[in-house]
Molecule: Bacterial RNase P class A
Organism: Chloroflexota bacterium
RNA sequence: CGAGUGGGCCAAGCGAUCGCGGACACGGAACGUGUUCGAGGAAAGUCCGAACUCCCCAGAGCACGAUGCUGGAUAACGUCCAGGCGGGGCGACCCGACGGCACAGUGCAACAGAGAAGAGAUUGCCCACCUCCGGCUUGCCGGCGGGCGGGUGAGGGUGAAACGGCGGUGUAAGAGACCACCGGCGGACCGGGCGACCGGGCCGGCCAGGCAAACCCCAUCGGGAGCAAGACCAAGCAAGAGGCGUUUCGGGAAACCGAAACAGGGGCUGCUCGUCCCUUGCCUCGGGUAGGUCGCAGGAGGCGUCCGAGCAAUCGGCGUCCCAGAUAGAUGAUCGCUGGCGCAGCGGAGACGUUGCGCAACAGAAUUCGGCUUAUCGGCCCUCUCGCCGC
Repeated sequence: CGAGUGGGCCAAGCGAUCGCGGACACGGAACGUGUUCGAGGAAAGUCCGAACUCCCCAGAGCACGAUGCUGGAUAACGUCCAGGCGGGGCGACCCGACGGCACAGUGCAACAGAGAAGAGAUUGCCCACCUCCGGCUUGCCGGCGGGCGGGUGAGGGUGAAACGGCGGUGUAAGAGACCACCGGCGGACCGGGCGACCGGGCCGGCCAGGCAAACCCCAUCGGGAGCAAGACCAAGCAAGAGGCGUUUCGGGAAACCGAAACAGGGGCUGCUCGUCCCUUGCCUCGGGUAGGUCGCAGGAGGCGUCCGAGCAAUCGGCGUCCCAGAUAGAUGAUCGCUGGCGCAGCGGAGACGUUGCGCAACAGAAUUCGGCUUAUCGGCCCUCUCGCCGC
């Protein structure tokens, strides 16, 4: 200098004029004046986890959902930190739903291929028999001839994947049929580590294929609804209309008929049992209100080149600060100066200077926090890696 890697940060600055919302003060009020405060790193998606509120808070069983290596952090988490294992990259580093040796069971595998799980035989290799052709020593030999029966899974070929690999023994040809080595599996053992796991030798049977973001199994966790929660105040309405048992059994094509049993409704927020509560029978339509106050801003709060513990996430301590609360929803607009980026011109060897024009994002609180994910003009800082050049 070039190409990257990981992490952190800013979200233009100042001034003038006009305008908006909250709080406080003053003025007798509507309102006005003054002071002060007034969006974000994501306020977003609403995907997880909680706080808070109400309902339920006898229980049991079944179902359902989520998570899934180990240790830690945390109020909690599907988040974060550290580590292990697997995969990718020359590397800094990145990615992983990463429980089940898929010998509990069920299931799936397009196309191609003979065959896709206790498999298969098109071609190939080998053997026996029959036949054909040729040779002769006449019952033997040879054949890249044909047929039929059998053996085989070594070779070719298909596929993402073909029932261990390679070398030898063996055989008619072959094959873990047998042997050595390697890989993988199981078992107990030794050493290291809190652990996931790592390293090592021994024994065994020769090999048990893949997929669990397929069902399933195992372990852990999960009551429901959400600030339109919920509490209080104020205001308003209602009369009326319509419909009506349920379940089971028998007959029947159906409508329906017959018989038997049972009070009905609601909660336990998926179901059943069970249990509790209520009852001028129950259900539907019709009707009314959609105003105000609180919840609601001092909190798992922010900040500090602070101190301590820890590799870190984070925790403890000290100091300091008060920091949006609207309700159809305030936080804005215009102008000027300065700065940033891009393009063009001029000057300059270059760094750069100067002039003109253009650009400046994503977006926006609505009960509140902790995360994740997604969107984003332009720019700054730090760490490390690789390549080239110079000293």